RNAcentral holds the sequence, with entries from ENA. Bacterial RNase P class A from a Pseudomonadota bacterium, 404 nucleotides, folded computationally. The organism belongs to Pseudomonadota, within Bacteria. Its mean pLDDT, the model's own confidence on a scale to 100, is 77. The gene name in the source record is rnpB. Rfam family: Bacterial RNase P class A. The family's RNA type in Rfam is ribozyme. Its family is annotated with dimeric ribonuclease P complex, tRNA processing and ribonuclease P activity in the Gene Ontology.
RNA sequence: GAAGCGAGCCAGGCGGUCGCUGGUGUCGCUGGUCGAUACUGGAGGAAAGUCCGAGCUCCAUAGGGCAGGGUGCCGGGUAACGCCCGGUGGGGGUGACCCCGAGGACAGUGCCACAGAAAACAUACCGCCUCGGUUCGCCGAGGUAAGGGUGAAAAGGUGCGGUAAGAGCGCACCGGGGCUACGGUAACGCGGCUCGCAUGGCAAACCCCACCCGGAGCAAGGCUGAACAGGGAGCUGGAAGACACGUCCUUCGGGGCGCGUCGACCGCGGGCUGCCCGUCCGAGACUCCCGGGUGAGCCGCUUGAGGCGAGCCGGCAACGGCUCGUCCAGAUGAAUGACCGCCGCCUCGCUGGAAGGGAAACCUCUAGCGGCGGAACAGAACUCGGCUUACGGCUCCUUCGACC
Repeated sequence: GAAGCGAGCCAGGCGGUCGCUGGUGUCGCUGGUCGAUACUGGAGGAAAGUCCGAGCUCCAUAGGGCAGGGUGCCGGGUAACGCCCGGUGGGGGUGACCCCGAGGACAGUGCCACAGAAAACAUACCGCCUCGGUUCGCCGAGGUAAGGGUGAAAAGGUGCGGUAAGAGCGCACCGGGGCUACGGUAACGCGGCUCGCAUGGCAAACCCCACCCGGAGCAAGGCUGAACAGGGAGCUGGAAGACACGUCCUUCGGGGCGCGUCGACCGCGGGCUGCCCGUCCGAGACUCCCGGGUGAGCCGCUUGAGGCGAGCCGGCAACGGCUCGUCCAGAUGAAUGACCGCCGCCUCGCUGGAAGGGAAACCUCUAGCGGCGGAACAGAACUCGGCUUACGGCUCCUUCGACC
């Protein structure tokens, strides 16, 4: 100097003038959505996406099952997670580093187009070998899957032996299965013994297995005030039994009738996600149609599984524990801004310097002057932990080249 990998930090600083807004204090009076004034606080590292997880609120007193959904190697962290850390196995890169769709294909079902002889209970197109025939071109029978072809993939690989020619047919090594010593919490590693051994791939195909999961969401939810105008339709039960009253009859034991209350149980309506069970509420609960009023204010709303700064302990780390300091936005058509000056950073030009490099051009560094040159992505809206995406500068790290 070029190319790259991951991580950390910053996201201009200072001052002045004016403006907005939260809090606190004081003052004022027309006492409330008020004004003045002093002090003090006031956008991010992603505030974005709304993809995950929670806190919180309500359903609601809150349980079981099915459906549905999520995760998927091992261990740890966390309030939790699909996140983070460490490791194992596999893959990529010269490297810094990065990636993984990582349980199961012998529970079952399904797919593998085209090409090819054949795509899994899978085969003989070309070829090779043996025998027979022959018009000498070949034909037939048998054996074969080593060689060739097709394909993403074709009955493990390399070599030797063997065979008519071949083939794990046999052997060695590799690969694979089983058993097992040692190490490791484990995933697994590594060694020994043994078996010629295998029936492809795809589960980000359906599925099986293990674990996890109520729903809706701050436009949740709550309070106050104001205003109006309601109308129509549907559905709107039954009931063994008990009690009281009235009445009639009575053999005075009681029986019949009427009305009212209670009422297990059965049904009806509604809530609890989609369904079922179960449970709760209701005869004023619910459903539909037509119409009227309100859309205001306040709370929720910022003290937190906190953040930041400094330090100690444990842990490889993520992270956990402890001590001290510091309250660090809360707007509501939506505040956190505008202007000016100086400085800093980057960049371009001019001039000069150097004990730098170079033959020189020029490069590096440095100083001064100048430029109506530059400064990315981007704005809180209940809060927090993550992931993903967008993006300027500096520092560290790797490889290559040149020079000292």